[in-house]
Molecule: Bacterial RNase P class A
Organism: uncultured Gallionella sp.
RNA sequence: AGCUGGCCAGACAGUCGCCGCGCCCGUCAGGGCGGGGAGGAAAGUCCGGGCUCCAGAGAGCAGGAUGCCGGUUAACGGCCGGACGCCGUGAGGCGAUGGAAAGUGCCACAGAAAAUACACCGCCCAAGUUCCUUCGGGAAACGGCAAGGUUGAAAUGGCGAGGUAAGAGCUCACCGCGCUGGUGGCAACAUCAGCGGCAGGGUAAACCCCAUCCGGAGCAAGACCAAAUAGGCUGACCAUGGCGUGGCUCGCGCCGUCAGCGGGUAGGUUGCUUGAGCGUCAGGUAACGAAACGCCUAGAGGAAUGACUGUCCACGACAGAACCCGGCUUACCGGCCAGCUUCA
Numbered sequence: 001a002g003c004u005g006g007c008c009a010g011a012c013a014g015u016c017g018c019c020g021c022g023c024c025c026g027u028c029a030g031g032g033c034g035g036g037g038a039g040g041a042a043a044g045u046c047c048g049g050g051c052u053c054c055a056g057a058g059a060g061c062a063g064g065a066u067g068c069c070g071g072u073u074a075a076c077g078g079c080c081g082g083a084c085g086c087c088g089u090g091a092g093g094c095g096a097u098g099g100a101a102a103g104u105g106c107c108a109c110a111g112a113a114a115a116u117a118c119a120c121c122g123c124c125c126a127a128g129u130u131c132c133u134u135c136g137g138g139a140a141a142c143g144g145c146a147a148g149g150u151u152g153a154a155a156u157g158g159c160g161a162g163g164u165a166a167g168a169g170c171u172c173a174c175c176g177c178g179c180u181g182g183u184g185g186c187a188a189c190a191u192c193a194g195c196g197g198c199a200g201g202g203u204a205a206a207c208c209c210c211a212u213c214c215g216g217a218g219c220a221a222g223a224c225c226a227a228a229u230a231g232g233c234u235g236a237c238c239a240u241g242g243c244g245u246g247g248c249u250c251g252c253g254c255c256g257u258c259a260g261c262g263g264g265u266a267g268g269u270u271g272c273u274u275g276a277g278c279g280u281c282a283g284g285u286a287a288c289g290a291a292a293c294g295c296c297u298a299g300a301g302g303a304a305u306g307a308c309u310g311u312c313c314a315c316g317a318c319a320g321a322a323c324c325c326g327g328c329u330u331a332c333c334g335g336c337c338a339g340c341u342u343c344a
Stems, first nucleotide, its partner, number of pairs: 001341008010312007018037002021034005039318001043329002046327005051218004063214005068082005083097001084095004098209002103207002105203003120149002122145003129140004157175002160172003176198001177196008222270004232261006241255005277295004283288001313316001
């Protein structure tokens, strides 16, 4: 001068409040004592799970997510370790990193050509062809070529030598690529040997294909207790009653009182914080983590966690729980510790 990982987030004392908890007293109004009370992100609500209700035989379609390999975990798109690629002198950092030979699409501008390859400037006349000829030859494209130039983010393996009319993996060496086999590794992959003259450029955070995973809604989930009023159901009673059935009889229906039952509203209670928890610790490179021992760390429901005083300093950032937990991301004054790198 840097890299990586971890930790802290003004300190101490006093007074008065606020929200829970335990104990005691009480004339049931309350009072006293003790103890607890935001974070590393409580945030965004982006992933994953627990829990609850609903639905559901199983499987599939659609849709979504993920995507090198191995591990970890309740689970994950997280984390750890490794492989490969790129960046950095380095410690280290970053990477959606399956498939482009299933199919489809796209590749602006420029350029000859952006994919069934092609020929603008060029190069070449060996054979064939055409023209000219003093018959020696010369010129050329409608012939051959793709080395060189030009464009582009990207141009059909690279580079050198041989070769040729000029050229060309046409041939050869090396590199790259593909295939086969051996060795090391659980694997991704690495490495070695042999073979192939080289094959269809890129793009899949384009459609798509392949593999794996995913039912929906969420604590205002849900559960329990339960008035008043008005419905509902059942039973009993009154009755020899009234009304309707166009007049009468029978029959049928409706009307009353009481009791019981049940749903449900207001209201109340619960879910609620002891948990895949934290610490020590066997094991493991690590993430993680067995048994044992120890610890307890907010729980409201208009919603508490504040104010004042004193002393001190380096003068204090971002920010406030609402069912819980594991992650990710974002915000943040500063300070401390450990390991490592480079330069002097």